[in-house]
């Protein structure tokens, strides 16, 4: 001097996941040690978010086919199928059934390629440009919409010496 990791503070980002009041020491497997006194945890409330739940409306009629329940949160849906992987079938090679190997073929859709849709670029909106995401989980045979009413959530994750440009506005400074 550079890189990585940990703790605390501050400033950002995704998300509904924030704020106020009161109580309580917290982290750690942990008594001690160590670090911290910020946050965390619990209770109540406000705000925000989600679910259930009438009239009306929608669905509800008939025929054929199929048989694989249906629904919710969320941007996270819907496709493709050359190559690799997975499953099966056929053939070859082999003394030979199997295995291994080679070839062909069908399925599947993990890798992969797109996409409805979503996020960021440090005040907001629009345009442009650039970079990303396009998951995961829950209910349990049950729920369309839905006023009154009823129930629940308020987690978790992540970046930080460098901030893309134009227009309009806001705020601040003078």
């Nucleotide at each position: 001097g550079g890189g990585a990791a940990g703790u605390c503070a501050c400033c950002g980002c995704c998300u509904a996941a924030u704020c106020g009041c009161g109580a309580u020491g917290c982290g750690g497997a942990a008594a001690c040690a160590c670090g911290c006194g910020a946050a965390g945890u619990c209770g109540c409330g406000a705000g925000c978010c989600g679910g259930g739940g009438a009239c009306c409306c929608a669905c509800c009629c008939g025929c054929u086919c199929u048989c694989u329940g249906g629904g919710g949160u969320g941007a996270a849906u819907c496709g493709g199928g050359a190559c690799c992987a997975c499953c099966g079938c056929c053939g070859g090679a082999u003394c030979a059934u199997c295995a291994c190997c080679c070839g062909g073929u069908g399925g599947c859709a993990g890798g992969c390629c797109g996409u409805a849709g979503g996020g960021c670029g440090c005040c907001u909106u629009c345009c442009a440009c650039g970079c990303c995401c396009g998951a995961a989980c829950c209910c349990g045979u049950c729920a369309g919409c839905u006023a009154a009413c009823c129930c629940g959530g308020u987690c978790g994750g992540u970046g930080g010496a460098a901030c893309u440009g134009g227009a309009a506005g806001a705020c601040a400074a003078g």

Notes: The RNA shown here (c-di-AMP riboswitch aptamer (ydaO/yuaA leader)) has 174 nucleotides and comes from an uncultured Mycobacteriales bacterium. The model forms 92% of the base pairs in the Rfam consensus. Rfam family: c-di-AMP riboswitch aptamer (ydaO/yuaA leader). The literature on the family includes a 2004 paper in Proc Natl Acad Sci U S A by Barrick et al., "New RNA motifs suggest an expanded scope for riboswitches in bacterial genetic control". Rfam links the family to the GO terms cyclic-di-AMP binding and regulation of gene expression. The sequence was found by an Rfam model in a public genome assembly. Its mean pLDDT, the model's own confidence on a scale to 100, is 76.